A computed fold for a 71-nucleotide RNA from a Dehalococcoidia bacterium, annotated as transfer RNA. Its mean pLDDT, the model's own confidence on a scale to 100, is 83. NCBI's taxonomy places the organism under Bacteria, Bacillati, Chloroflexota, Dehalococcoidia.
This record gives sequence, C1' cells and structure tokens, in this order.
RNA sequence: AGGCCUGUGGUCUAAGGGUAGGACGGCUCUUUCUCAAAGAGCAAGUGCGGGUUCGAGUCCCGCUGGGAUUA
Repeated sequence: AGGCCUGUGGUCUAAGGGUAGGACGGCUCUUUCUCAAAGAGCAAGUGCGGGUUCGAGUCCCGCUGGGAUUA
C1' cells in the first nucleotide's frame, strides 16, 4: 500500500428489513436477627456521517477503531 472480515448496555451474546431480546454484572424491593442464596422489578446498548426504503442493527457509500491476510 491492496483487497477481505468485523464494531449492539460495564462484559458476553441474539435479532439476517417491521416495538432491539437474553445471560453475567449494577440498583431497588420482598424474604432473613444479619449475610448469602432465592424471588420480583428498574436503569443501562446498535462506532460516526450520508444514501435506499413507508420502515435500517440489518441493504449501499464514505470515515473511523479492531482483526487476519498479500506484497
């Protein structure tokens, strides 16, 4: 330098055009003399900018971070 893959809560991971879901973690409540465990609930996420579409996490383009690869 070239083409390729990839970016979703704090972490891991689904959703493959139609209200973004789960696990761990966090917080609150219940239970307990207390803690733990258990149960119920809450908050927290689509890298950035455009485009296509009635509708984009998803499709297209660019940028950017990461990865492997060729030279």
Rfam family: tRNA. It is annotated as a transfer RNA. Rfam's curators write: Transfer RNA (tRNA) molecules are approximately 80 nucleotides in length. RNAcentral records the identical sequence in 2 taxa.